[in-house]
RNA sequence: AUGUUAUCAAGAAAGGUGGAGGGAUUAGACCCUGUGAAACCUUAGCAACCCUUUACCUGUAAAGAAGGUGCUAAAUUCUACCCAGUUCUGGAUGGUUUUCAGAAUGAUAUGGAUAGAUAACCA
Numbered sequence: 001a002u003g004u005u006a007u008c009a010a011g012a013a014a015g016g017u018g019g020a021g022g023g024a025u026u027a028g029a030c031c032c033u034g035u036g037a038a039a040c041c042u043u044a045g046c047a048a049c050c051c052u053u054u055a056c057c058u059g060u061a062a063a064g065a066a067g068g069u070g071c072u073a074a075a076u077u078c079u080a081c082c083c084a085g086u087u088c089u090g091g092a093u094g095g096u097u098u099u100c101a102g103a104a105u106g107a108u109a110u111g112g113a114u115a116g117a118u119a120a121c122c123a
Base pairs, nucleotide, nucleotide: 003121004120005119006118007117008116013043014042015041016040017039021032022031023030026080027079028078029077044072045071046070049068050067051064052063053062054061055060056059076115081112082111085105086104087103088102089101090100091099092098
């Protein structure tokens, strides 16, 4: 890298270097940007994944912030694909799947899927 799990409408910016782009990718829209983009550095902050403490009892709850990450315009800026999907039972086929029926759960876009980001674990 890939994979697994969790989260992603809350929160939190100043300075220096730099000098034209940036908002992950494709398309469209809409934004940010010489009143200084990206990137890098310093300091500060946010949050609480890892972490620390305590309680009950092995996973929750509360508190904390020294350390490892992360983050500090706009919902992951918005749209794109979908009226599905998942589970269970039974039948058929037959090779571990396909199909049919039934039941349960469940979305009508602040949903789901895909993609992405971050953390922890695995290798």
Predicted 3D model of a 123-nucleotide RNA (SAM riboswitch aptamer (S box leader)) from Mariniflexile rhizosphaerae. RNAcentral holds the sequence, with entries from Rfam.